This is a predicted complex of two RNAs, RNase P RNA and transfer RNA, with 485 nucleotides together. The coordinates come from a structure-prediction model, not an experiment, and the mean pLDDT is 79. It holds a member of the Rfam family "Bacterial RNase P class A". Rfam links the family to the GO terms tRNA processing, ribonuclease P activity and dimeric ribonuclease P complex. The family's RNA type in Rfam is ribozyme.

RNA sequence: CCCGCCGGACAGGCAGCCGCUCCGGGGAGGCCGAGCCGCACCCGCAAGGGAGCAGCCGGCCCUUGGGGAGGAAAGUCCGGUCUCCGCAGGGUAGCGUGCCGGCUAACGGCCGGGGGGAUCCGCUCAAAGCGGAUUUCACGGAAAGUGCCACAGAAAAUAUACCGCCGGGAGUUUCGGCUUCCGGUAAGGGUGAAAAGGUGCGGUAAGAGCGCACCGCGUCCCGAGCAAUCGGGAUGGCAGGGCAAACCCCACGUGGAGCAAGACCAAAUAGGGGACCAGCGGUGACCCGCCGCGCCACAGGAGUCCCGGGUAGGUCGCUAGAGCGGCGCAGUAAUGCGCCGCCCAGAGGAAUGGCUGCCGCCCCGAUUCGUCGGGGUACAGAAACCGGCUUAUCGUCCGGCGGGCUGA
RNA sequence: GCGCCCAUAGCUCAGCUGGAUAGAGCGUCUGGCUACGAACCAGAAGGUCGGGUGUUCGAAUCACUCUGGGCGCACCA
Repeated sequence: CCCGCCGGACAGGCAGCCGCUCCGGGGAGGCCGAGCCGCACCCGCAAGGGAGCAGCCGGCCCUUGGGGAGGAAAGUCCGGUCUCCGCAGGGUAGCGUGCCGGCUAACGGCCGGGGGGAUCCGCUCAAAGCGGAUUUCACGGAAAGUGCCACAGAAAAUAUACCGCCGGGAGUUUCGGCUUCCGGUAAGGGUGAAAAGGUGCGGUAAGAGCGCACCGCGUCCCGAGCAAUCGGGAUGGCAGGGCAAACCCCACGUGGAGCAAGACCAAAUAGGGGACCAGCGGUGACCCGCCGCGCCACAGGAGUCCCGGGUAGGUCGCUAGAGCGGCGCAGUAAUGCGCCGCCCAGAGGAAUGGCUGCCGCCCCGAUUCGUCGGGGUACAGAAACCGGCUUAUCGUCCGGCGGGCUGA
Repeated sequence: GCGCCCAUAGCUCAGCUGGAUAGAGCGUCUGGCUACGAACCAGAAGGUCGGGUGUUCGAAUCACUCUGGGCGCACCA
């Protein structure tokens, strides 16, 4: 200098003119208010209904000051705040998560650790192995049970025997062998994604954990660690192939719906019709000497659903919060705590913009090396709010790691 | 804003408890029949299973993610 990976920050600047929205201050008069207080009138027995005056407050209008999109505001994939409905408690089903520990309001998120994989480097003649660095992984259980493993193949999970190898019998022979039967074998061939521990030596008729060494695996013990797990020793000749993003088992979590939640007000109507009715309320019958409780029946008041009708207006919810910035402390880190400072969008047919000029950054071309010309300057836009994940994104800068080339 | 569903041939749909050539009807094309056309008969073409990644020996099917399309929701009596 170039390339690659990972992490973080930024997301053009200034000036002029014209606009939009929210909040605050000031304002002579007028109009409006589905705000407050007071006065008094009409109807009515009352409950209540109707109409009015004055003041205050708010808006329209004028003026002035201040704020005004994002790292993803997006997808709506998770988790929470908030609101309404439901709910004695417990269990089950369903759904979700899944190595271990920690963080957090919570999470499927984040941090750290363990294990597996990949790449590179070192040790080594090399391989295997060991160590280190970076990075990545939906990473519980296949020895609870069920199921599946197409085609090929002898055999796909209670193993088996096509070719082959070996032993024996019979037949045949040109004496090399060939054919057939019985038995042994799982080394070799072949099939497959996967073949019943692997490599080597011994052993054997040929073979085989048949025996042995190392590795892998199971069981037990000891040690380290909160744990996942790791290390060591003894022992077993190997039983137990894979799939749980198949059913399932285990552990943990989990009520449902969503700001069009929900609350208040104004206006309007055919204040309509149908179905259901466990529980609430009503009526009747029964039990009983009577009431209550209980129980049965009826209707359908309230209620739920459907059809039909009406209005599509206002206010609240609504933006000060798990908030932002700086410093310090604890912690490997995520994060937590303390102190100081700050206020940073709240629209609703939906604001946050448009035009002009100058400059910045990147690319291309020309160049007298001073510059000039052309092109580009992304993705995208809040809608109750917050924490994550995922996806889109022209480029620039910073940090870490790895590789290559060149120079001192 | 919030919730739910769908995507397979030109069109309408099967297949979606994984198994290799992905089917059916209509349509298109070619040939036959006919004087010609329709109908009919015979045959053929036509598929990134919306895109990508993963699980698996194997994916239209299972999981995740992206894209595109569709539907529903307000208040009052």